[in-house]
RNA sequence: UAAGUAAAUCGCCUUAUCGCGUCUUAUUUAUAAGACGAGGAAAGUCUGGACACCAUAGUGCAAUAUAGUGGUUAACAGCCACCAGUCGUGAGAUUAGGAAAAGUGCAACAGAAAGUAUGUACAGGUAAUGCUGUAGUGAAACCAGGUAAACUCUAUGUGGUGCAAUGUCAUGUAAACUAGCGUUUGAGCGUGCACGCGUAAGCUAGAGGGUAGGCAGCUAAAGUGUAUUGGUAACAAUAGGCGUAGAUAAAUGAUAAGGGCUCGUAUGAGUACAGAAUCCGGCUUAUAGAUUUACUUAAAUA
Numbered sequence: 001u002a003a004g005u006a007a008a009u010c011g012c013c014u015u016a017u018c019g020c021g022u023c024u025u026a027u028u029u030a031u032a033a034g035a036c037g038a039g040g041a042a043a044g045u046c047u048g049g050a051c052a053c054c055a056u057a058g059u060g061c062a063a064u065a066u067a068g069u070g071g072u073u074a075a076c077a078g079c080c081a082c083c084a085g086u087c088g089u090g091a092g093a094u095u096a097g098g099a100a101a102a103g104u105g106c107a108a109c110a111g112a113a114a115g116u117a118u119g120u121a122c123a124g125g126u127a128a129u130g131c132u133g134u135a136g137u138g139a140a141a142c143c144a145g146g147u148a149a150a151c152u153c154u155a156u157g158u159g160g161u162g163c164a165a166u167g168u169c170a171u172g173u174a175a176a177c178u179a180g181c182g183u184u185u186g187a188g189c190g191u192g193c194a195c196g197c198g199u200a201a202g203c204u205a206g207a208g209g210g211u212a213g214g215c216a217g218c219u220a221a222a223g224u225g226u227a228u229u230g231g232u233a234a235c236a237a238u239a240g241g242c243g244u245a246g247a248u249a250a251a252u253g254a255u256a257a258g259g260g261c262u263c264g265u266a267u268g269a270g271u272a273c274a275g276a277a278u279c280c281g282g283c284u285u286a287u288a289g290a291u292u293u294a295c296u297u298a299a300a301u302a
Stems, first nucleotide, its partner, number of pairs: 001298010012259007020037008039273001043284002046282005051162004058195004063158005068082005083097001084095004098153002103151002105147002120135005166216004177206005188199004223242002226239005260271004
């Protein structure tokens, strides 16, 4: 210098005017002023928890997750380290890494034939028969091998529903009507399903009547980054910093001016993916462009 590998960071900025949401203060109580107001993925809802409610005798059966060894964590399908396999000259990447002598299924090309054998060629043999040997195809040829990201088996684990949870204040009404089923001959509901167990008077459908929403949950959190210490690392401990979205059909916007960056000779054009909805850990997917660190290979020079 060129081509790469791994990891990390940023991801447009400033000002003015108008507008929206939350909070605080003031008072003339509906106005004013001030402060704050999306992300690295807020996304997919895949996964593990927190939290809330329901459930939590037993037996059998099913469903589902994981799969080398050790560690880490609140937990995990995550992460870290090591071993093994595969790929790469290398830095590194990647794994679908238990079991094929329990059973079932599946298999390109070649080959006569891939298993319930329509048994090829040559040779030998028999009363008869692929009965025997050799050749040839193939990874594998008379009972053998491969495949489990095929069923399956083994080991270990797993209750259900999600903030529209749930609690609370409050408005209104029809505990009525019709039909069917049911009240110890037990409907319905709960328990993954069956049996069983628990509960016990209602349940289902129709046609109708009524209604108003507010508050809490709600955001300080297993939070973040800095330093030190322990540990190969994930991670943990300590210290002192930082640390106001909280809406509810859903605010976070619009306009103007200036600047940055990219493209273009220039007038100019462009400036990614994207939008909170109880919260947190992870995974996956999308992402214009810019920057940093460590390392590898090749060539050249000293």
Source information:
This is a predicted structure of a 302-nucleotide RNA (Bacterial RNase P class A) from Lacinutrix jangbogonensis. Rfam family: Bacterial RNase P class A. Rfam classes the family as a ribozyme. Its family is annotated with ribonuclease P activity, dimeric ribonuclease P complex and tRNA processing in the Gene Ontology. A reference for the family is Brown (1999), "The Ribonuclease P Database", Nucleic Acids Res. The prediction has a mean pLDDT of 75.